This is a predicted structure of a 596-nucleotide part of an RNA (large-subunit ribosomal RNA, domain I) from Desulfarculaceae bacterium JdFR-97.

Context: one part of a larger RNA
């Protein structure tokens, strides 16, 4: 000094655990906010550091409900003082209160902080104190009100609305590079990240100027097939359809125009003219006409459709109106009768029932005995079960607790469905047939040029969108069927609206798991987006486990009134003593033992 073997020391791996994680499924919920959100600051307790929770009423005030003896949140024990069967505490509902900051909104600012102006109040002039109002925009109505005569702009004043924030998911507006192409530039990546805007519980889309193909479909949207198929493609790398079948889910409508009436402006227009529904008589007569703009009716479609014009047929009752009277025609009103409806097709509230959710509640059925520190193990013999999921108790319990099956419940607030009020629409028209050619989305279709989209890179490149320039028709019209003609066929554009099948999940409830078990699972299982880096966007941790129960070692003894230990005690165990469950290896350090 090595080696070996014990025995201990650092170490904290391994094992076992799990309160936290991930994923995923069913319902819910899908939005909060100028009644001041989200998200903070700073206060709030008797003694208060974090953390919860509250907000000068401040771990909290009331009221309604469930519980049914205990209670004054945690980390956390204790001291004081309370509270409670007149019902606390805890749970649910619903209110009240809710500094300052933050959209932040009287002005200002370096967030949580200064500093106003009116009204009211405080006995009151002054200061002070308290309450209330005072931001900007957009809308509608009013008041006023330049240059400039009316008149605009512009001021103001009421009422409403709006802004911010939020995980995903949706629609528009913009739009990359790294990469592949084995290099690169056309392609790719991809319209993807990413940036704005805008909305919803879903969004978008949607009732055919569509597909199809000589046969037929009949709004959209997802799904599977069709298909890596036609096809595109430095025809490379790649990219990549639709028709048609099959399911899921089904839902359709409503304007503008003609035309009709009415008003409102405007331009003609004085004449016993048009006109005043019609005949006949009488009257009126700035009552007309003509254009533009509101408002009711009327209409919505491609076997064209709709409107005026007249004919045919059918069609409750009652009443009013027009210059007048008589007949007829109209239109408007009640009643009666039928229909429909709140997601679109017109719209709003209120009731009431049922059923949900937001606290509850009842809920079977075990002894003995062994081992042991402790029964829930073992034995013996019962017993319950619509209940033998699960969890907890000193090991492993159906009958010990908390549960489970089963069933039962709400004064209050929310949601659903249904009914009823209600409220609308027909009867007030409907059919049918004849002329009339009046309507039936204009810078629009279409063309050209330059681009975007379409699987579809200009290509034979349609289709659909438009930047710029031209520019129709009009129903005997007009798109489209992949250049274009022709035939045929479909179809009706230049207005809107529309659940449902479909996409997420911040969050709230139950469940599951050949998911993790502490270097693993979120960055976080623990005072974690915390310490702690960074001026700043921002980066971002370590850190779990006594023991059934603190019984956390009273009291002796060494020691610096130490740290540390040794007795003694506890305790199944203390080599379970809070640097505590097991406690491996590196590594040290004492015994022996060989070796040198």
């Nucleotide at each position: 000094g090595g080696c070996a073997u014990a025995u201990g020391g650092u170490g904290g791996a391994u094992g076992c655990c799990u309160u936290g994680g991930c994923a995923c499924c069913a319902g819910g919920a899908g939005g909060c906010g100028a009644u001041g959100a989200a998200g903070g600051g700073c206060g709030u307790g008797g003694u208060a550091g974090g953390c919860u929770g509250c907000g000068a009423u401040a771990a909290g005030c009331u009221c309604c409900g469930g519980c049914g003896a205990g209670c004054c949140g945690c980390c956390a024990a204790a001291c004081a003082g309370g509270c409670u069967u007149a019902g606390a505490c805890c749970c649910g509902g619903a209110g009240a209160u809710u500094c300052c900051c933050g959209a932040a909104u009287g002005g200002g600012g370096c967030a949580a902080c200064c500093c106003a102006u009116c009204c009211c109040g405080c006995a009151g002039a002054a200061a002070g104190c308290g309450g209330g109002a005072u931001a900007u925009c957009c809308c509608a109505a009013c008041c006023u009100g330049a240059a400039u005569c009316c008149a605009u702009a512009g001021g103001g004043u009421u009422g409403g609305g709006a802004g911010g924030c939020g995980a995903a998911c949706g629609g528009a507006g913009g739009g990359a590079a790294c990469u592949g192409a084995a290099a690169c530039a056309u392609c790719u990546c991809a319209g993807u990240a990413c940036c704005u805007c805008c909305a919803g519980g879903a969004a978008a889309a949607g009732a055919a100027a569509g597909c199809a193909a000589c046969c037929g479909c009949g709004a959209u949207u997802c799904c599977c097939a069709g298909a890596g198929u036609a096809g595109u493609g430095g025809c490379g790398a790649g990219c990549g359809a639709a028709a048609u079948g099959g399911g899921a889910a089904c839902a359709g409508c409503c304007c503008a125009a003609a035309c009709c009436a009415a008003g409102u402006g405007u331009a003609c227009g004085u004449u016993c003219a048009a006109g005043c529904c019609c005949g006949u008589a009488g009257g009126c007569g700035u009552u007309g006409u003509g254009c533009a703009c509101u408002u009711g009716g009327g209409g919505u479609u491609g076997u064209g459709g709709g409107g005026c014009u007249c004919c045919g047929u059918c069609g409750g009752a009652g009443g009013a109106g027009g210059c007048u009277a008589c007949g007829g025609a109209c239109u408007c009103c009640u009643c009666g009768g039928g229909g429909a409806g709140u997601u679109a097709c017109a719209a709003a509230a209120u009731u009431g029932u049922u059923u949900c959710a937001u606290a509850g509640c009842u809920g079977a059925a075990a002894u003995g005995g062994c081992u042991g520190g402790a029964a829930a193990g073992c034995c013996a013999u019962g017993c319950c079960a619509u209940a033998g999921a699960g969890g907890g108790u000193g090991a492993u319990a159906g009958c010990c607790c908390c549960g489970u099956a089963a069933g039962c419940g709400a004064a209050a607030u929310g949601a659903a469905a249904c009914a009823a009020u209600c409220u609308c629409c027909c009867u007030g028209g409907a059919c049918g047939g004849a002329g009339u050619u009046c309507c039936c989305g204009a810078g629009u279709a279409c063309c050209a040029c330059g681009g975007g989209a379409c699987a579809c890179g200009u290509g034979g490149a349609a289709c659909c969108c438009u930047g710029u320039g031209g520019g129709a028709a009009g129903c005997u019209g007009g798109g489209a069927g992949g250049a274009c003609c022709a035939u045929c066929u479909c179809c009706c554009a230049a207005g809107g609206c529309u659940a449902a099948a479909u996409a997420c999940u911040c969050c709230c409830u139950g469940g599951u798991g050949a998911c993790c078990g502490a270097u693993a699972g979120u960055g976080c299982a623990c005072g974690a987006g915390u310490a702690c880096c960074g001026u700043g966007a921002g980066g971002g941790a370590a850190a779990g486990g006594u023991g059934a129960a603190a019984a956390g070692u009273a009291c002796c003894c060494c020691g610096g009134u130490g740290a540390g230990g040794g007795g003694a005690g506890u305790g199944a165990a203390a080599u379970a003593g809070u640097a505590c469950c097991u406690g491996a290896a590196a590594c040290c350090a004492u015994a022996u033992g060989c070796c040198u």
Rfam family: Bacterial large subunit ribosomal RNA. Rfam links the family to the GO terms ribosome and structural constituent of ribosome. The coordinates come from a structure-prediction model, not an experiment, and the mean pLDDT is 82.